[in-house]
RNA sequence: GUGCCUAUAGCUCAAUUGGCAGAGCACUCGGUUGUGGUCCGAGCGGUUACCGGUUCAAGCCCGGUUAGGCACC
Numbered sequence: 001g002u003g004c005c006u007a008u009a010g011c012u013c014a015a016u017u018g019g020c021a022g023a024g025c026a027c028u029c030g031g032u033u034g035u036g037g038u039c040c041g042a043g044c045g046g047u048u049a050c051c052g053g054u055u056c057a058a059g060c061c062c063g064g065u066u067a068g069g070c071a072c073c
Stems, first nucleotide, its partner, number of pairs: 001072007010025004019056001027043005049065005
């Protein structure tokens, strides 16, 4: 330099090829316990990497940028 893959909650990952962004862990509160842990219930937490485009509607489709990874040269 060329091609391809990935980017979503603090962490690990989902989200039916466009239709209300979710789960587990972590954190907070409560229950249980003599205390802690385990277990149970509830809650908190999101500019879906960034900039544009298409669309009534975009995490998803298109273009560009950035970062990381793989292959080739």

A computed fold for a 73-nucleotide RNA from a bacterium, annotated as transfer RNA. Model confidence (mean pLDDT): 80 of 100. Rfam family: tRNA. The family's RNA type in Rfam is transfer RNA. From the family's description: Transfer RNA (tRNA) molecules are approximately 80 nucleotides in length.